Background:
c-di-GMP-I riboswitch aptamer from a Phycisphaerales bacterium, 79 nucleotides, folded computationally. Lineage of the source: Bacteria > Pseudomonadati > Planctomycetota > Phycisphaerae > Phycisphaerales. Its Rfam family is "c-di-GMP-I riboswitch aptamer". Rfam's curators write: GEMM was predicted in a large-scale screen for bacterial structured RNA regulatory elements. The coordinates come from a structure-prediction model, not an experiment, and the mean pLDDT is 82.
[in-house]
RNA sequence: UCCCCGAAAAGGCAAUCCGCCUUGAGAAGGCGGAGCGCAAAGCUGCGGGUCCCCCUGGCGGGACAGCCGGGCUACCGAA
Numbered sequence: 001u002c003c004c005c006g007a008a009a010a011g012g013c014a015a016u017c018c019g020c021c022u023u024g025a026g027a028a029g030g031c032g033g034a035g036c037g038c039a040a041a042g043c044u045g046c047g048g049g050u051c052c053c054c055c056u057g058g059c060g061g062g063a064c065a066g067c068c069g070g071g072c073u074a075c076c077g078a079a
Base pairs, nucleotide, nucleotide: 005077006076012038013037016034017033018032019031020030021029022028036066042072043071044070046069047068048067049064050063051062052061053060054058
């Protein structure tokens, strides 16, 4: 120094609830407060999955990255 790894400290994120909001139809999203938890709970719809919308008809359109996997990147540092 790198990889595995995750003790400590600092910093970070934020399930859910409450309040306010969206030229969201919806799944959902944004801001503020509290804080379940998280060492990738950072990014990415690439595979699967769940959900929403439209349609007579699917090679249809969308949401979720805190469901699983893949890809990319990354702070600190003991054993």